[in-house]
Context: one part of a larger RNA
RNA sequence: UGACGGGGGCUCACACAAGCGGUGGAGCAUGUGGCUUAAUUCGAAGCAACGCGAAGAACCUUACCCGGGUUUGACAUGCUUGGAUGCUUGCUGGGGAUAACUCAGCGUAGCUGCCCUUCGGGGUGAAACAUGCACAGGUGUUGCAUGGCUGUCGUCAGCUCGUGCUGUGAAGUGUCGGGUUAAGUCCCUUAACGAGCGAAACCCCUGUCGCUAGUUACCAUCAGGUCAUGCUGGGGACUCUAGCGAGACUGCCGGCGUCAAGCCGGAGGAAGGCGGGGAUGACGUCAAGUCAUCAUGGCCUUUAUGCCCGGGGAUGCACACGUGCUACAAUGGCCGGUACAAUGCGAUGCAAGACCGCGAGGUGGAGCAAACCGCAAAAAACCGUCCUCAGUUCAGAUUGCAGUCUGCAAUUCGACUGCAUGAAGUUGGAAUCGCUAGUAAUCGCGCAUCAGCUACGGCGCGGUGAAUGUGUUCCUGAGCCUUGUACA
Numbered sequence: 001u002g003a004c005g006g007g008g009g010c011u012c013a014c015a016c017a018a019g020c021g022g023u024g025g026a027g028c029a030u031g032u033g034g035c036u037u038a039a040u041u042c043g044a045a046g047c048a049a050c051g052c053g054a055a056g057a058a059c060c061u062u063a064c065c066c067g068g069g070u071u072u073g074a075c076a077u078g079c080u081u082g083g084a085u086g087c088u089u090g091c092u093g094g095g096g097a098u099a100a101c102u103c104a105g106c107g108u109a110g111c112u113g114c115c116c117u118u119c120g121g122g123g124u125g126a127a128a129c130a131u132g133c134a135c136a137g138g139u140g141u142u143g144c145a146u147g148g149c150u151g152u153c154g155u156c157a158g159c160u161c162g163u164g165c166u167g168u169g170a171a172g173u174g175u176c177g178g179g180u181u182a183a184g185u186c187c188c189u190u191a192a193c194g195a196g197c198g199a200a201a202c203c204c205c206u207g208u209c210g211c212u213a214g215u216u217a218c219c220a221u222c223a224g225g226u227c228a229u230g231c232u233g234g235g236g237a238c239u240c241u242a243g244c245g246a247g248a249c250u251g252c253c254g255g256c257g258u259c260a261a262g263c264c265g266g267a268g269g270a271a272g273g274c275g276g277g278g279a280u281g282a283c284g285u286c287a288a289g290u291c292a293u294c295a296u297g298g299c300c301u302u303u304a305u306g307c308c309c310g311g312g313g314a315u316g317c318a319c320a321c322g323u324g325c326u327a328c329a330a331u332g333g334c335c336g337g338u339a340c341a342a343u344g345c346g347a348u349g350c351a352a353g354a355c356c357g358c359g360a361g362g363u364g365g366a367g368c369a370a371a372c373c374g375c376a377a378a379a380a381a382c383c384g385u386c387c388u389c390a391g392u393u394c395a396g397a398u399u400g401c402a403g404u405c406u407g408c409a410a411u412u413c414g415a416c417u418g419c420a421u422g423a424a425g426u427u428g429g430a431a432u433c434g435c436u437a438g439u440a441a442u443c444g445c446g447c448a449u450c451a452g453c454u455a456c457g458g459c460g461c462g463g464u465g466a467a468u469g470u471g472u473u474c475c476u477g478a479g480c481c482u483u484g485u486a487c488a
Base pairs, nucleotide, nucleotide: 001488002487003485004484005483007482008481009480010479011478012477013476015472016471019435020434021433022432023431026326027325028324029323030322031321032320033319034317035316042053043052064312065311066310067309068308069307070306073135077134078133079132081130082129086111087110088109090106091105092104093103094102095101113124114123115122116121137301138300140299141298142297146295147294148290149289150288151286153284158197159196160195161194162193163192164173165172166171177188178187179186203278204277205276206275208246209245210244211243212242213241214240218235219234222233223232224231249272252266253265254264255263256262328428332387333386335384336383337382344375345374346373349368350367354363355362356361394425399420400419401418402417403416404415405414441464442463443462444461445460446459447458
């Protein structure tokens, strides 16, 4: 100087408490361990691995296994030699598994530079092909050789430097102390005075108003028209769209405070003391993670640890754990009626009306590169009927049959539909998680990946919309000061 303490003081955080809803019990989905296997590819391992890499494993992907094939190679560059042999395309046949690959034959059309030419051709050489050689290739190994990227402490308030001063020196001071703040934020004091990286601000979204603009959006006034509808003329008011401004600064008033920083209350205001949310992550820690995104040193491999293909596997199942979904019902379930969103996406695409089908879906194709057309029905909510506490008109697993769609192909191993079947489950032990407001809870909608999908996952969007706490004794983690130390 640090680190540590079942030392002390001060402070903070959904850390606890107060509350609401869960997990742990059931079924299923998904990831992991284990077991099994020819293979069940690899990585991730307390928090910070386990719906993680994977924003899509039937083939492909694919790295694994079995079998078949191949060796200058699927891909790059250069050189040697060859000769016009070559490439694309069509047909036939053999081997092979209807594959990869390989052998043989036939044919047509197209492509191929420059020079000479008697237009028959000859020479040369680029591309292409073949041959041989350098080399290619490796998701082989080492993340404890590395770059880059990322997680975590933690959006915690810290981490340092220059000069000066103090100390023999390591070092200290500044950065301590008194207040204050979300903050090393600011003020005061002060052997310190300044500065940098962080905090804050600058950036984006959202909340109010104004100006500008007015189509594909809007419709108050006027007119026309319809069963009806901004449907039409028209309008530039309103909503909205999207660009520019205004607005909030403790600015004003009162109190407290050191004549300070600031705190408390009030006014006005759409908004009040950081208005709400996002992006933004200091010096460093964990030899944290990743050689399988990529890059890369060393090592290993080179008729194989490379490459191509067919099939299988990654989906196996006595079991254990994590994360979720659906339930156990009446604040509910079924049926009928009737409203109100926002984000988005669409040309190999989104697909309306119509018709067929109980339905998944099919036929067909208007319109739309979309504020124009479509996906699109929002759902919970509300109104009305039934059910009356039961393993039920709860719950929907499992299984059988019949179908639809995607795709070369749904057996291993897809999703969806109809009929039938109708399991466990009556609120869950010890323990444990999230959340402080438009939040939790609950309800649906969209998108990426994608032929299809195992999405109940992920990322967004809006609808309805609470309870509790103004406390810090304790648990957990963190910051500052101080103290002890046989630790470094």
A computed fold for a 488-nucleotide part of an RNA from an uncultured bacterium, annotated as small-subunit ribosomal RNA, 3' major domain. RNAcentral holds the full RNA, with entries from ENA and SILVA. Model confidence (mean pLDDT): 82 of 100. Rfam family: Bacterial small subunit ribosomal RNA.